[in-house]
RNA sequence: CCCGAUAAAGCCAACCCUGCCGUAAGGCGGGAACGGAAAGCGGCGGGUCUUUACUCGACAAAAACGACAUGAAGAUGGCCGAGCUGCCGAAG
Numbered sequence: 001c002c003c004g005a006u007a008a009a010g011c012c013a014a015c016c017c018u019g020c021c022g023u024a025a026g027g028c029g030g031g032a033a034c035g036g037a038a039a040g041c042g043g044c045g046g047g048u049c050u051u052u053a054c055u056c057g058a059c060a061a062a063a064a065c066g067a068c069a070u071g072a073a074g075a076u077g078g079c080c081g082a083g084c085u086g087c088c089g090a091a092g
Stems, first nucleotide, its partner, number of pairs: 002092001003089002011036002016031006034078001040084002044081003047076006055067003
């Protein structure tokens, strides 16, 4: 260094409930405990998700409504890859 114990000391916290924020995806805090050796950090690439311009339903035309998501703006680091950083130390 790879690696990751029925090791030790600690750490984080899904679902669900709840308060606030956001159109939404979702975020932050409290309770909770499914899991996690990077479940520490940052949306760089891919994925997924949200909102929406255009376009279409569609008519003489417009609005409202509905559909779509190539464009735009976002969400997710507990989806995957890559990047940066990091505790402990058995076996190999």

Description:
c-di-GMP-I-GGC riboswitch aptamer from a Geobacteraceae bacterium, 92 nucleotides, folded computationally.